[in-house]
Context: one part of a larger RNA
Formats: sequence, C1' cells, structure tokens
RNA sequence: CUGGGCGUAAAGGGCGCGUAGGCGGCAAGAUAAGUCAGGUGUGAAAUCCCUUGGCUCAACCAAGGAAGUGCGCUUGAAACUGUCUAGCUAGAGUACGGGAGAGGAAAGCGGAAUUCCUGGUGUAGAGGUGAAAUUCGUAGAUAUCAGGAGGAACACCGGUGGCGAAGGCGGCUUUCUGGACCGAUACUGACGCUGAGGCGCGAAAGCGUGGGGAUCAAACAGGAUUAGAUACCCUGGUAGUCCACGCUGUAAACGAUGGGCACUAGGUGUUGCGGGUUUAAUAUAUCUGCAGUGCCGCAGCUAACGCAUUAGGUGCCCCGCCUGGGGAUUACGGCCGCAAGGCUAAAACUC
Repeated sequence: CUGGGCGUAAAGGGCGCGUAGGCGGCAAGAUAAGUCAGGUGUGAAAUCCCUUGGCUCAACCAAGGAAGUGCGCUUGAAACUGUCUAGCUAGAGUACGGGAGAGGAAAGCGGAAUUCCUGGUGUAGAGGUGAAAUUCGUAGAUAUCAGGAGGAACACCGGUGGCGAAGGCGGCUUUCUGGACCGAUACUGACGCUGAGGCGCGAAAGCGUGGGGAUCAAACAGGAUUAGAUACCCUGGUAGUCCACGCUGUAAACGAUGGGCACUAGGUGUUGCGGGUUUAAUAUAUCUGCAGUGCCGCAGCUAACGCAUUAGGUGCCCCGCCUGGGGAUUACGGCCGCAAGGCUAAAACUC
C1' cells in the first nucleotide's frame, strides 16, 4: 500500500453539535493545476532483452540496437476534476397560516392508597405460610368510624398510541422553552452531506455537601426449609430509593442493525395534517397525497434464521470498528476521577 467484512459467527462509536479533512446539484464562459496527446532533453557504465561477432562449442567476452513504465522543458487538446467570473432552482434554508404530542425546565394544586399519631366503637386474637415460627396484641391489637401528620407514586383513559438525537418522558393547571409535521405562496441561491480531534447530553447503581424519609429495600438480625442453606419463603431492617447543588460517564446504553441521498411488486392496520366524492351541515362511509409507526409478503439478498420502500435489496459519499480461542476488555505507561473506577491498551505463555 492492499483484501474481505461488521442483525445473530470477531466487528456500528450510548447519543448529539460541530472544527480540520473527504465528498458534492443544473447550465454558460474563462483558465489549464490535475488529466490526455506530440516533440525534445535527461534517465552513467555494467546487468536484463534482441541481432551479430571472438575463444573448436558453451559458460565467458566484444560490438550494435532496444528498453529503462520516471523526471524536466516545450507545443497543443479542453470532455471530466480543480480554480475564477457571471447565472439558475429541482438540494438546503427563511418568511406566512395551521393542527398534533408523557419533548424539556420551573411554580402551584388534586384525589386514591400505604404508614404513623389522636379519639370513638369493640374483643381476643391478628399477621404470615406449602405448613409453620420469629413478629404484633388484654398497657386493648386486627377490624371499623372520625380527625390529623408526612413522604412518594400518579389507577381508569392507555393503545405493536404519541414525543424526543439518545438516555428517556405519563394526575391537573399556569409560565418559560426546543423540535418535527401539514398547506399554499413568496424569498435566499448550493448556503449541502459526513465528520478524525474537540465540546455537550447521557438509565440504574455509586460518591461529596445539605435537606427529607411514607413505601420498598442491598447489608444486617431473627424465624423457617435443608444433610448443610452465608439462598429461594417469612418477620423485621440500615444505606439507598425522594429533593437541591456538584461529581461519576458506565449498560443486553439493543432494532445487538452509524449517518445522508437516490432507486427497486404489492396487501393490510394505525397516528398527525391535507384534498376529492357523499350530506342541508357536521359526523360517518369511501377514494387519495405527504409525514410517522406496526404486521404480512414478491424480486433480490442471506450460511441459515430471516430481511424485504422503516432493507439486512441496488448504487454513491463520509465516519467508526473487526482480523483464531484463552491470557485480557488485563499488566505497564499516559489521561480523567474525591473514591469506586473509567478511557486508551500490549506481551510472554498456551491450545
């Protein structure tokens, strides 16, 4: 330098924004850097190759030629790439009008339930299990009624429903705020795609400081079970679970499937917005466009399973990653972290 790959065999970065870089729409003119053609110089000799010749042949040697895929200079060509100039609107974006949504942040409010406290009624059990016991209860429990306190989560609606880049998001109201989609015009005029580094976001658990503490519950204790039972079951129960601020930066962070664009039979459901027919109108029904989200299925692909317009099909562009198993997602070093640890990442040896 190069090959083949990455749903499940090794392999898609957890996700986004974006720097350099790589790649880049239609049409015209200029240029001639890349590109292509001609000429010319150079490309030492020897070697290799071709043709002759000399040792009786050959090896060997000598002469001539060719080649030396390269580089420089020069003359041209102008399709493609590049550059410059002046344009275009199909990509991208802006303005306008709409409706949908658990998208995000903050504040306030609500009812059901659990627990606890106070009081009333009331009496001997309650609780728990496969069966029990630990446990609670005559100092009045459980049950039931009334009142109060406090924290956390929001039944039904609820849906292969919706929103978000991912993590994720679900009671109600208000304020602030991001994005997507649909419709019809106008405008900008390639402003685009990707993205090494970088920056930001990032479930749960964990850490720091301060609060909070109802429930549940690692650790722990006890009761059972058992040969044992450092478990599964039961009774308790502390961190934690919740809030604020800061850190951590991981995951089966999964669709185990990176992003963008284009193309390639259909059928059926569903969400948002629009159009046509129907109607007096709405609704409904039906046909249909765009955007999203499911199922089935042809071609094609696949080792098979399966995927199949939401591709794992057919192409192009850019990034990340893999290269037999173990050793090892380790050691050492470096960077990050308060720590726990994270990121990067070998070798000996062995099969």
About this RNA:
The part of an RNA shown here (small-subunit ribosomal RNA, central domain) has 351 nucleotides and comes from a metagenome. The prediction has a mean pLDDT of 88. The full RNA is in RNAcentral, with records from SILVA.